SAM riboswitch aptamer (S box leader) from Sporosarcina psychrophila, 106 nucleotides, folded computationally. Its mean pLDDT, the model's own confidence on a scale to 100, is 81.
RNA sequence: CUCUUAUUAAGAGAGGUGGAGGGAUAGUGCCCUGCGAAGCCCGGCAACCGUCACGUAAGUGAAAUGGUGCCAAGUCACACAAAGCAUACGCUUUGAAAGAUGAGAG
Numbered sequence: 001c002u003c004u005u006a007u008u009a010a011g012a013g014a015g016g017u018g019g020a021g022g023g024a025u026a027g028u029g030c031c032c033u034g035c036g037a038a039g040c041c042c043g044g045c046a047a048c049c050g051u052c053a054c055g056u057a058a059g060u061g062a063a064a065u066g067g068u069g070c071c072a073a074g075u076c077a078c079a080c081a082a083a084g085c086a087u088a089c090g091c092u093u094u095g096a097a098a099g100a101u102g103a104g105a106g
């Protein structure tokens, strides 16, 4: 990097450091941010893999000492398709695409 698969409306700090940016990419919009962004440390959340218990198995449960992940807003919204609504700008629902994370394969 590609493929397969599962999940993606819950949850998580008035800490330290750091100094201006950040919200995946490009677009539109909308937000967060010197009442301090990103990053790093600590802290926390969750429980995918792994571990443990029960079970023939499917699976259920437990802990969180291991491997990841995550800690504004639904994956911030839209963008594509279908359906419904609306005089119209548009709105709602569902799906797809794209993305993110885990596990497996190449």
Base pairs, nucleotide, nucleotide: 001106002105003104004103005102006101007100008099013042015041016040017039021032022031023030027078028077029076043071044070045069048067049066051062052061053060054059075098080095081094082093083092084091085090

Its Rfam family is "SAM riboswitch aptamer (S box leader)". Rfam describes the family as follows. The SAM riboswitch is found upstream of a number of genes which code for proteins involved in methionine or cysteine biosynthesis in Gram-positive bacteria. The organism belongs to Sporosarcina, within Bacteria.